[in-house]
C1' cells in the first nucleotide's frame, strides 16, 4: 500500500428529546408557560435481542421452467469534531467514516 463483514423490512430495549396525549404551574372564556415533568403517543443501535423476506454460493431432484435442502446467520469492533433530517434530541444519519490499535 492492500485488506472481509450481503441487502431490506417488522418488532422490541438501551438510549433521546417535546409535536399531540397526561402532568405541574398560571390564568379561570379561549388559553399561556414548563422534559429543570416519572409517563403514553413519537425517534432509536455497526459495535444490543428475536423474526420475516430477498440476494449469493453449494448439493440433490428434474429434459427444462422450477423445486428442495444446507450454508451466508463464526469470531472482533476503541471512536470523535462537525454537518443534516423531523416538533425536537439521540448510540438516528453522513458512518464498521477520518483518526487510533
Nucleotide at each position: 500500500c492492500a485488506u472481509a463483514u450481503c441487502g431490506u423490512u417488522u418488532u422490541a430495549u438501551a438510549g433521546g428529546g417535546u409535536u399531540c396525549c397526561g402532568c405541574a404551574g398560571c390564568a379561570g372564556g379561549c388559553g399561556c408557560u414548563g422534559g429543570u415533568c416519572u409517563g403514553g403517543u413519537c425517534c432509536a443501535a455497526g459495535a444490543u435481542a428475536a423474526a420475516a423476506c430477498g440476494g449469493g454460493c453449494c448439493g440433490a431432484a428434474a429434459g427444462g421452467a422450477u423445486u428442495c435442502g444446507g450454508c451466508u446467520g463464526a469470531a472482533c469492533a476503541c471512536g470523535g469534531a462537525a454537518g443534516g433530517a423531523c416538533a425536537a434530541a439521540a448510540g438516528c444519519u453522513u458512518g464498521g467514516g477520518a483518526g487510533a490499535u
The RNA shown here (Guanidine-I riboswitch aptamer) has 101 nucleotides. Of the family's consensus pairs, 100% are formed in the model. It matches the Rfam family "Guanidine-I riboswitch aptamer". About the family: This family represents a conserved RNA structure found upstream of the ykkC and yxkD genes in Bacillus subtilis and related genes in other bacteria. Gene Ontology term of the family: regulation of gene expression.